Glycine riboswitch aptamer from Lentibacter algarum, 88 nucleotides, folded computationally.
It matches the Rfam family "Glycine riboswitch aptamer". Its family is annotated with glycine biosynthetic process in the Gene Ontology. Rfam describes the family as follows. This family represents the bacterial glycine riboswitch.
The organism belongs to Lentibacter, within Bacteria.
[in-house]
RNA sequence: CAACACCCCACGGGAGAACUGGCCACGCGCCGGUGCCGAAGGAGCAACCGCCCCGGAAACUCUCAGGCAACAGGACCGCGGGAAUGUU
Numbered sequence: 001c002a003a004c005a006c007c008c009c010a011c012g013g014g015a016g017a018a019c020u021g022g023c024c025a026c027g028c029g030c031c032g033g034u035g036c037c038g039a040a041g042g043a044g045c046a047a048c049c050g051c052c053c054c055g056g057a058a059a060c061u062c063u064c065a066g067g068c069a070a071c072a073g074g075a076c077c078g079c080g081g082g083a084a085u086g087u088u
Base pairs, nucleotide, nucleotide: 002088003087004086005085007082008081009080011078012077013076018034019033020032021031022030023029035068036067037066041064042062043061044060048056049055
C1' cells in the first nucleotide's frame, strides 16, 4: 500500500400473520376476547468449527418481547463511504 473479515453510516431491495365485542373526545383513537405470524431483540436444541478446559455456532424450535391496513420497524442481500484491529 492492497484485498478480505468484523464494526459504524448513507442509499436501494426486503417476507409472514385478523376476526370480533365495547367505548368514543370519531383520532383506522382507547379497552378487551379469541385466533394467528416468524425476519428486530431474547431463549432453547446442536449439525458443524475449534478444543485440555473455556468457547463459537442456523433462516431449526419457543414466542418472553415484538408484530398481524398504511407508515414505521425489519433478519438478510446489493452498492458506496468511514475508524480501529486482525489475517494474507